[in-house]
RNA sequence: AUCUAGAGGAGUGGAGGGAUCUGGCCCCGCGAAGCUCCGGCAACCACCUCGGACCGCAAGGUAGAGGCAGGUGCCAAAUCCAGCAGGUCGCGGCAGUAAUGCGACUUGGAAGAU
Numbered sequence: 001a002u003c004u005a006g007a008g009g010a011g012u013g014g015a016g017g018g019a020u021c022u023g024g025c026c027c028c029g030c031g032a033a034g035c036u037c038c039g040g041c042a043a044c045c046a047c048c049u050c051g052g053a054c055c056g057c058a059a060g061g062u063a064g065a066g067g068c069a070g071g072u073g074c075c076a077a078a079u080c081c082a083g084c085a086g087g088u089c090g091c092g093g094c095a096g097u098a099a100u101g102c103g104a105c106u107u108g109g110a111a112g113a114u
Stems, first nucleotide, its partner, number of pairs: 001114003008038005016027003021083004039075003044071002047067004053062003079111001084108008
């Protein structure tokens, strides 16, 4: 900095899995996780190219655009959703005004991944 996009088959295995805790919601003997093979997605790093900008006396450097696919990563569901804080609306509440509470939407944060 990005995270509502994208991309799965086979073999093995044999009961769990969706990071962690809680709650929810899902996937799973029509075969989970793990491991292996093959395939794919993306473009973080590496590599290549580019013209202009900035810094530099120069060599060169910085950010940028494009390409490639070597190294990573990834291939159910938004990072599956929420959790903390603010805002708006609604419900509820009260004799009344409100607060606590609940729900939806929204902004930010935390944690996590790359």
A computed fold for a 114-nucleotide RNA from a soil metagenome, annotated as SAM riboswitch aptamer (S box leader). The sequence is in RNAcentral, with records from MGnify. Rfam family: SAM riboswitch aptamer (S box leader). Its family is annotated with regulation of gene expression in the Gene Ontology. Its mean pLDDT, the model's own confidence on a scale to 100, is 80.